This is a predicted structure of a 72-nucleotide RNA (transfer RNA) from a Rhizobiaceae bacterium. Its Rfam family is "tRNA". Rfam links the family to the GO term triplet codon-amino acid adaptor activity. Model confidence (mean pLDDT): 83 of 100.
RNA sequence: GCUUUUAUAGCUCAGCGGUAGAGCGUCGGAUUUAGAUUCCGUUGGUCGCCGGUUCGAUUCCGGUUAAAAGCU
Numbered sequence: 001g002c003u004u005u006u007a008u009a010g011c012u013c014a015g016c017g018g019u020a021g022a023g024c025g026u027c028g029g030a031u032u033u034a035g036a037u038u039c040c041g042u043u044g045g046u047c048g049c050c051g052g053u054u055c056g057a058u059u060c061c062g063g064u065u066a067a068a069a070g071c072u
Base pairs, nucleotide, nucleotide: 001071002070003069004068005067006066007065010024011023012022013021018055025043027041028040029039030038048064049063050062051061052060
């Protein structure tokens, strides 16, 4: 230098162009003498960034940033 992959909640990850989800976690409650476990509720995101296409974009296209892998 070139190619590919990845970027979504505090963490690990889903998400077929039509209002963005799960588990864990935070917080509150029930249970317990207390704690743990368990159960119920709650909290949470300009979907890396900038543009384009579209009635509508996390999703498609272009650029760009970062990380990983490969080639030279």